[in-house]
Molecule: Lysine riboswitch aptamer
Organism: Clostridium oceanicum
RNA sequence: GAUAGAGGAGCAACAUUAAUAAGUACUUUUAUGGAGGUAAGCACUUAGAAGUUAAAGGAAAGGUAAUGCUGCCGAAGGAUUCAGUGGACGCUUUAAAGCUGUAUGCCUGGAUUUGCAUAGAAUAUAUGCAAAACUGUCACAAUGUAUUUUGUGGAGAGCUAUC
Numbered sequence: 001g002a003u004a005g006a007g008g009a010g011c012a013a014c015a016u017u018a019a020u021a022a023g024u025a026c027u028u029u030u031a032u033g034g035a036g037g038u039a040a041g042c043a044c045u046u047a048g049a050a051g052u053u054a055a056a057g058g059a060a061a062g063g064u065a066a067u068g069c070u071g072c073c074g075a076a077g078g079a080u081u082c083a084g085u086g087g088a089c090g091c092u093u094u095a096a097a098g099c100u101g102u103a104u105g106c107c108u109g110g111a112u113u114u115g116c117a118u119a120g121a122a123u124a125u126a127u128g129c130a131a132a133a134c135u136g137u138c139a140c141a142a143u144g145u146a147u148u149u150u151g152u153g154g155a156g157a158g159c160u161a162u163c
Base pairs, nucleotide, nucleotide: 001163002162003161004160005159008073010072011071012070014068015067016066017065018064026057027056028055029054031052032051036044039093040092041091042090076108077107078106079104080103082101083100084099085098109135110134112132113131114130115129116128117127118126119125137154138153139152140151141150142149
């Protein structure tokens, strides 16, 4: 340098189903109300706006779980940069969030729990930071003849095997 592997509730995509979102948004009718409603403009509106009340009807997306299947072990996630997309009640423009891709070997071995922060309808969940113990790997030291055990430390640009 090349090839092939390992860690475990391992990672990610896709599909199906289910719950949640929610009896919410919204539609129709009734009563009340009395000039708005938008980030802005146009349309709409005293032939009745917004709001509130009662009745009938009544969603969806993102996120989650299970199952199946595919690709894998910097799998993947994040941060920053650049580009595109996106988009505020009917329409248009536009803002943020969000989403997709690129670049930087910048951060993180892996997963769990707790606390805080952000996102989210949410006490679910995700991400970030910190802590705790667990786990894999290597190095060092001690122990021990078990085919070990203990302690300390490092990081995936690592570790193991073969050529």